[in-house]
RNA sequence: AGUUUUCAUGGAGAGUUUGAUCCUGGCUCAGGACUAACGCUGGCGGCGUGCCUAACACAUGCAAGUCGAACGGGCUCAUGGUUGUAGCAAUACGGUCGUGAGCUAGUGGCGAACGGGUGAGUAACACGUAGGUAAUCUCCCCUUCAGACGGGAACAACCCAGGGAAACUUGGGCUAAUGCCCGAUAAGACCCCGCCCCGGGAGGGGUGUGAUCAAAGGCUGGGCGAAAGUCUGGCGCUGGAGGAAGAGCCUGCGGCCUAUCAGCUAGUUGGCGGGGUAACGGCCCACCAAGGCGAAGACGGGUAGCCGGCCUGAGAGGGUGAUCGGCCACACUGGGACUGAGACACGGCCCAGACUCCUACGGGAGGCAGCAGUGAGGAAUUUUCCGCAAUGGGCGCAAGCCUGACGGAGCGACGCCGCGUGAGGGAUGACGGCCUUCGGGUUGUAAACCUCUUUUGCACGGGAAAAAGGCGUUCGUGCUCAUACCACGGAUGUUUGAUGGUACUGUGCGAAUAAGCCCCGGCUAACUACGUGCCAGCAGCCGCGGUAAUACGUAGGGGGCGAGCGUUGUCCGGAAUUACUGGGCGUAAAGGGCGUGUAGGCGGUUGGGUAAGUCUGGUGUGAAAUGCUCUGGCUCAACCAGAGCGCUGCGCUGGAAACUGCCUGACUGGAAUUCGGAAGGGGUGACUGGAAUUCCCGGUGUAACGGUGAAAUGUGUAGAUAUCGGGAGGAACACCUGUGGCGAAGGCGGGUCACUGGUCCGACAUUGACGCUGAGACGCGAAAGCGUGGGGAGCAAACAGGAUUAGAUACCCUGGUAGUCCACGCUGUAAACGAUGAGUGCUAGGUGUAGGAGGUAUCGACUCCUUCUGUGCCGUCGCUAACGCAUUAAGCACUCCGCCUGGGGAGUACGGCCGCAAGGUUAAAACUCAAAGGAAUUGACGGGGGCCCGCACAAGCGGUGGAGUAUGUGGUUUAAUUCGAUGAUACGCGAGGAACCUUACCUGGUCUUGACAUGUCAGGAACCUGAUGGAAACAUUGGGGUGCCCCGCAAGGGGAGCCUGAACACAGGUGGUGCAUGGCUGUCGUCAGCUCGUGUCGUGAGAUGUUGGGUUAAGUCCCGCAACGAGCGCAACCCUUGUUGCUAGUUGCCAGCGGGUGAAGCCGGGUACUCUAGCGAGACUGCCGGUGACAAACCGGAGGAAGGUGGGGAUGACGUCAAGUCAUCACGCCCCUUACGACCAGGGCCACACACGUACUACAAUGCCCGGUACAGCGGGAGGCGAUGGGGUAACCCGGAGCAAAUCCCUGAAAGCCGGGCCAAGUUCAGAUUGGGGGCUGCAAUUCGCCCCCAUGAAGCCGGAAUCGCUAGUAAACGCGGAUCAGCAUGCCGCGUUGAAUACGUUCUCGGGCCUUGUACACACCGCCCGUCACACCAUGGGAGCCAGUAACACCCGAAGCCGGUGAGCUAUCCGCAAGGGGGCAGCUGUCGAAGGUGGGACUGGUGACUGGGGUGAAGUCGUAACAAGGUAGCCGUAGGAGAACCUGCGGCUGGAUCACCUCCUUU
Repeated sequence: AGUUUUCAUGGAGAGUUUGAUCCUGGCUCAGGACUAACGCUGGCGGCGUGCCUAACACAUGCAAGUCGAACGGGCUCAUGGUUGUAGCAAUACGGUCGUGAGCUAGUGGCGAACGGGUGAGUAACACGUAGGUAAUCUCCCCUUCAGACGGGAACAACCCAGGGAAACUUGGGCUAAUGCCCGAUAAGACCCCGCCCCGGGAGGGGUGUGAUCAAAGGCUGGGCGAAAGUCUGGCGCUGGAGGAAGAGCCUGCGGCCUAUCAGCUAGUUGGCGGGGUAACGGCCCACCAAGGCGAAGACGGGUAGCCGGCCUGAGAGGGUGAUCGGCCACACUGGGACUGAGACACGGCCCAGACUCCUACGGGAGGCAGCAGUGAGGAAUUUUCCGCAAUGGGCGCAAGCCUGACGGAGCGACGCCGCGUGAGGGAUGACGGCCUUCGGGUUGUAAACCUCUUUUGCACGGGAAAAAGGCGUUCGUGCUCAUACCACGGAUGUUUGAUGGUACUGUGCGAAUAAGCCCCGGCUAACUACGUGCCAGCAGCCGCGGUAAUACGUAGGGGGCGAGCGUUGUCCGGAAUUACUGGGCGUAAAGGGCGUGUAGGCGGUUGGGUAAGUCUGGUGUGAAAUGCUCUGGCUCAACCAGAGCGCUGCGCUGGAAACUGCCUGACUGGAAUUCGGAAGGGGUGACUGGAAUUCCCGGUGUAACGGUGAAAUGUGUAGAUAUCGGGAGGAACACCUGUGGCGAAGGCGGGUCACUGGUCCGACAUUGACGCUGAGACGCGAAAGCGUGGGGAGCAAACAGGAUUAGAUACCCUGGUAGUCCACGCUGUAAACGAUGAGUGCUAGGUGUAGGAGGUAUCGACUCCUUCUGUGCCGUCGCUAACGCAUUAAGCACUCCGCCUGGGGAGUACGGCCGCAAGGUUAAAACUCAAAGGAAUUGACGGGGGCCCGCACAAGCGGUGGAGUAUGUGGUUUAAUUCGAUGAUACGCGAGGAACCUUACCUGGUCUUGACAUGUCAGGAACCUGAUGGAAACAUUGGGGUGCCCCGCAAGGGGAGCCUGAACACAGGUGGUGCAUGGCUGUCGUCAGCUCGUGUCGUGAGAUGUUGGGUUAAGUCCCGCAACGAGCGCAACCCUUGUUGCUAGUUGCCAGCGGGUGAAGCCGGGUACUCUAGCGAGACUGCCGGUGACAAACCGGAGGAAGGUGGGGAUGACGUCAAGUCAUCACGCCCCUUACGACCAGGGCCACACACGUACUACAAUGCCCGGUACAGCGGGAGGCGAUGGGGUAACCCGGAGCAAAUCCCUGAAAGCCGGGCCAAGUUCAGAUUGGGGGCUGCAAUUCGCCCCCAUGAAGCCGGAAUCGCUAGUAAACGCGGAUCAGCAUGCCGCGUUGAAUACGUUCUCGGGCCUUGUACACACCGCCCGUCACACCAUGGGAGCCAGUAACACCCGAAGCCGGUGAGCUAUCCGCAAGGGGGCAGCUGUCGAAGGUGGGACUGGUGACUGGGGUGAAGUCGUAACAAGGUAGCCGUAGGAGAACCUGCGGCUGGAUCACCUCCUUU
């Protein structure tokens, strides 16, 4: 690998903790099953099934009777005899004596103990299973043996009399029997005694004598007979023996919860003797003894009928005990006995109690948990049906009667099974619906329509099986004298069906009569629209809903199942989530704080025995049904039947002997002992020493000391602190000291001595498994705490004071008491930790260290090697969720103990035990949540760390914040002050320019196809120009006018464009949503980052790359490296500027030449220069030196216009802020439509007690004023810029050259420079404000423009806290231009001119980058989160008590009744001639005894003013305890204190960050 045979038929997961991951762990779902119920719906049939609750109460009917062949009567009918009355008679009505038939109350017999119901009680020999009975009974039935003889006395019925409403009952009298009694007989039984046999024994069998014990010879069929009688059949009767079937009793084993029930027990346990029973037994009694049960769970409490089975499950198991079957128990509740073979009796009796009913009030009656049915309860469970035809039962000889057992039908989709509601064809893919991107899609072959079928249905016919038997006749056999009777078998005739004219079947009709329910966010199969707007609602879990909801409601569509479908409830499964199969405990829940040791569990090597466990063969049992397989019957199936298997169990018996057990013998390796050494803070007691603190005394000495972040309280001139000397006292033992030692743990540290426990090493010897673990138990047990008595130096809860602070019941400081110390006693807990129980064995190494031994080596000390024990670190295999552990295991195994099972409630309550107390220990539940957790990952964050950047700080310069004004914003105001922007990243922002317009706002006046677009129709050319009213819009009304294109001669017609009118599609909206969007933009940030592919590592998220060593502005580059590459960013490429070359040379330029002017590139000319603007060059760490690692690079230098990115700009990675904008624009959805659209006039956006931002101008002399004078660049210009010239003080005006511009104009730049003035002043500073007069723009400057002149001349003298910009052509200062624009900048965008200071440096502030660390954060510190208080709701503990229940106990009372005593009353059977006796009964009485009463306790439940904590609850109050070093590291135990979280003391832990040091280890 193939083949063959046999066996086996059997196991799926998902959602949810996180930003993500792995694990732990709970919750939830998908499955199956219901005695079900509820909602919606509902055609048929078959088979099943139907009060789970109130074992609550019951009206009515029925559910157990039968036998006349046991008996005497009675009634009815028939018939015979006799007789009476009436009648002529037939006859009618009677009496009486028989006979027959039928019915029947009573006596008697059998049955009623079965069948049927229910599950209350019961935790028990009740049940199951296997046994025992030598300790028993048994009516009827079967087999068998032996009998049935002779007598007697009653009592019902009936009659008479009486009581009572009734139920019923009393007295007297008569009478029968298969009723009752006596005697005889005794095969036999039983008893006493004797003997023999069997058994281990209780006992059994046999035998002998003695004693005791029966009966109904009745009923009936037949033959013979006159009768008596006799023969015979049948049914009965009596005494034995056996059987069958049933019952009683006993025993082993098995099956619930609770230990918050731990001790229980007086007939209790046993004995002796009795009683009692069918029978053993304390079952009962007297006496004796003191026992019996219990951790393998007694006793108590709770719950429960048990089983076969049923449901589930792969199984093991779990749950359950409907229907069917077996057993038990019960029958209104409790007690009791009677009868009987059998009962302590469901449809019997007595008593007590509760309840109901009747009553004449005196008394009576009743018991559906039988079948129906009613009420009640409940979510919920049927007909007051038919029949005895079948099956079964009772009685009977039988016919038969009875049978709510049963057989059937009815009701309920309650379950299972089957069938149907049609089949085939049919595309213009119809109408309608829904959706739509408006094209279409879908419903959908679905319908219509055509063809066909007829199950079901309706109508009319046919029509079973279930019937066996009985009875009659007859034949055979048996019995017998018998052809009779009877029994059995056969033949034949007749007769019996509730279901039901049902099943089944024939014919006809006609698609006709028949579809719903749930779901469609994920799990989980199935999607769109509308409505709604955290509402209404959904929800099994996760979770949906706050304006675009596949999650709500509806619709369309779809998915699933289908006469059903969903929901709810319960059980098992999934759940390996109680783990036997099959789990765990270092950090997730979980190792007892530690030891000694009892029971128990487990146990080394070897021999023998045994056979309890174990394995195996046989056998009995494991009821039937159920299950499985096969076969068969209903058309199939469900259902039913037959056969086989199974029923995994238990008993008996034969065998095996490896393993376990037991018995016995041996061994030395486990264990212990002995001897010799060794180390040690092991323990207890006594003694003792020095240093230091404090105090006291004395000396010296003077003003401070002390304390802190800084201070203060405190001490000190009455002399402190400091210092010297002396003394007192208590506590603790520096250095040595070490991840070093010892101890079981807690713990143990100066020295000496005494006593004492354990350990290690070495060595022979001894014992011979003596061992390991260890529930209970006992002992030890840090600190704090408690009691008594001491002691008290220092320290120090509480307390006091001082600080800090918003507060500070704290942290800090000054004091300070318990306590800390000792002795004795208690407490018994800690983060009592290695968060790791003890023991044994096995499984790589390396390296320290402590103690010992051996070897090597040496003169010796070292050294080195080996080994045992202890104690560390690193590490392989292996393990682990990971972290990590790793011969000191968390590896591989075994043994024993302890412990865990989601979080909270809670280590709490109650109860028990312990404690002086504090408290400890044991230890729940209600309720509540969908998580709570562990490890690791990526981020973010830290009042963590390291490294590094940035005008971040520092160093500087100038500002802002103060003033006035401008402007924006907030606020306020307003008819409106339109809207937006709001930390940085809004606020001279949108707006690059609001008098009207703009304009969106307000007021008023107007329009409604509209101011604007497209389409239709009608009219008109368009257009120009008046008048009236009006504020205008607009309205009314005139005049002029006829263009262009096409056809056509023309008239005329048509058309484009425009205007007017009409109607409708539509327009329109600066209305809403920037949280539906596009686009654009801000910001982090021009920060250096952000990622990917492949590979590798990791279970995984992820990591690696991207970290590291250097370096850079840079993830820039180099080196190294399990990484190798790549992308977006960086840089570069682009623009500009700085140098230069070439080309080009007008409008620019002017060196040289010429001309010319008062002057001027003005002109000719030139293109050299400047410049212009195009193309190039140039700069690359290229060169040199140094440093560096031989690198990258850095430093310095040379050259160069420029040097290390030359300066500036443009350029903005992945992403963040639901950042901004729906009012630029676009766009989804929503909203408005004579208005939220449109037009017009006026007003407002300009308001003004205030507050803020941004600016301008200043406060002056580096200045201001006056005069003179010099030098730019970027730009703009035609409805424009506007020169020269003129006017005006000026704004400006007149005027118009030139210029679409390197040409002309704007255009005089200013600060500067020169000269003069001012002289420190609210000024010759500053210019606000106001008055007057002008100018300009514009239709119009009142609200509300700008400018000029004259006058006025405010605040302001450099700005508090705080804060901004800037590192070089920068800041600062100075002016110029432009956009917008009629006009209107202190704003904005640009331009040039003048032109600094400073940077030691990175401690600090802010922001950022990288690495690392902690984290309980992930909406990410603007995070998370704790406790009190307040409010609402919920469950719960305590609670003066109150109420109810349960089971006991003590005593009282004591029914019925059995048993006992008595029995003077009563008394038929026997004895007796009689009297009387024997026997019996009533009555009375004793023990026991249910219910009841009284009493004190126990337990359980309910309730309770008030009270305790707990839980839950979008936006309450106070603080900030914890998470980062959480801002005083946290936590544990304990004690004290405090509004609260908490704080403080003492001891402990690391589950503490950070820095330094020490030690150890690894690598080189």
This is a predicted structure of a 1564-nucleotide RNA (small-subunit ribosomal RNA) from Candidatus Ozemobacter sibiricus. Rfam family: Bacterial small subunit ribosomal RNA. Gene Ontology terms of the family: ribosome and structural constituent of ribosome. It was read from a public genome assembly.